[in-house]
Context: one part of a larger RNA
RNA sequence: AUAGGUUUUAAGGAUCUGUAGGCUGUAAAUAAAAAUAGUAAAAAAUAAUAAUUAUUUUAUUUACUAGAAUUAAAUAGAGGAUAGUAGAAUGCUAGAAGUAGGGAUGAUAUCUUUUAAUAUCUAGUGGAAUACUAAAGGUGAAAACAACUAUCCAAUUAUUAAUUGACGCUGAGAGAUGAAAGUUUGGGUAGCGAUCCAGAUUAGCUACCUGAGUAGUCCAAACUGUAAACUAUUUACACUUAUUCUUUAGUUAUAUUUAUAAUUAGAGAAAAAGCUAAAUGCUGUGUGUGUAACACCUUGUUAGUAAUUUCUCAAGAUUGAAAUC
Numbered sequence: 001a002u003a004g005g006u007u008u009u010a011a012g013g014a015u016c017u018g019u020a021g022g023c024u025g026u027a028a029a030u031a032a033a034a035a036u037a038g039u040a041a042a043a044a045a046u047a048a049u050a051a052u053u054a055u056u057u058u059a060u061u062u063a064c065u066a067g068a069a070u071u072a073a074a075u076a077g078a079g080g081a082u083a084g085u086a087g088a089a090u091g092c093u094a095g096a097a098g099u100a101g102g103g104a105u106g107a108u109a110u111c112u113u114u115u116a117a118u119a120u121c122u123a124g125u126g127g128a129a130u131a132c133u134a135a136a137g138g139u140g141a142a143a144a145c146a147a148c149u150a151u152c153c154a155a156u157u158a159u160u161a162a163u164u165g166a167c168g169c170u171g172a173g174a175g176a177u178g179a180a181a182g183u184u185u186g187g188g189u190a191g192c193g194a195u196c197c198a199g200a201u202u203a204g205c206u207a208c209c210u211g212a213g214u215a216g217u218c219c220a221a222a223c224u225g226u227a228a229a230c231u232a233u234u235u236a237c238a239c240u241u242a243u244u245c246u247u248u249a250g251u252u253a254u255a256u257u258u259a260u261a262a263u264u265a266g267a268g269a270a271a272a273a274g275c276u277a278a279a280u281g282c283u284g285u286g287u288g289u290g291u292a293a294c295a296c297c298u299u300g301u302u303a304g305u306a307a308u309u310u311c312u313c314a315a316g317a318u319u320g321a322a323a324u325c
Base pairs, nucleotide, nucleotide: 003298004297005296006295007279008278012294014177015176016175017174021170022169023168025064026063027062028061029060030059031058034056035055036054037053038052067167068164069163070162071161072160073159074157079153080152081151082150083149084148085147086130091125092124093123094122095121096120101112102111138145139144182223183222184221185220186219187218191217192216197211198210199209234293235292236291237290238289239288243270244269245268246267247266248265249264250263251262252261253260254259274282275281300325310317311316
């Protein structure tokens, strides 16, 4: 490179935006050259050329509305940022009243308590998290997002009008976002809790169990840039008649007063055709049938290691072999 592949076997980038590039609606006119296919007797090689047919493409211009987008009217939503407020619960502090244990475990002990604990009541303080509602439910590009209120910002969807008129799809590099842990500086620290310490258990234990408890967990500002970042399934569009059921947000039509049916956009379950090496497999939300673009794979191990490149305060990340077997 070709070919075949990428749920589970090697293989879909963590996610999106977007440059170059690739691909790209309908109709007509003009122009030009190019490409493909055919013909110029046949076989091989080299070099050059004419005529002609069909289709397509390219450039320019004009027009269109089915793709895409904008505006107006409607609802739903844990979408994001900032500020404030609330009530349960744990802890701590002070007081009241009260007296000998409390707590823990399979059972103990360490621990706590006459400097008055535990249990009960009252007042205060501080930090973190928001029971029920809650659902196979909703929102977001993904990561993720759940108490309540206010302000600001953004996106999606259905229906009906109007407007623009191909403005589109994908996207190497690049940019932005990116759980947890970790790093830097400054705060904060109730509970939980790596490390460390102690008590048990055990033949022994660097563990499982128990007590205490630092970093951390929280906030502000900046790094890091990785996860089984998973639907282990790239994005966009079109097509495909099984069938049945559930559910979220709309619209329309019937009945009519809360139902039925149809339809659009989502979220699920069970299963035909089809696919699959097989699967307790996938099923209009495809792993079906096709098109466009990108990413990645090519026996196992060595190994996501060595060296190199770039990035980083560090930890490390990125790129990424070979010999041997």
A computed fold for a 325-nucleotide part of an RNA from Malassezia cuniculi, annotated as small-subunit ribosomal RNA, central domain. The coordinates come from a structure-prediction model, not an experiment, and the mean pLDDT is 82. NCBI's taxonomy places the organism under Eukaryota, Fungi, Malasseziales, Malasseziaceae, Malassezia. A source record names the gene rns. The RNAcentral record of the full RNA draws on ENA.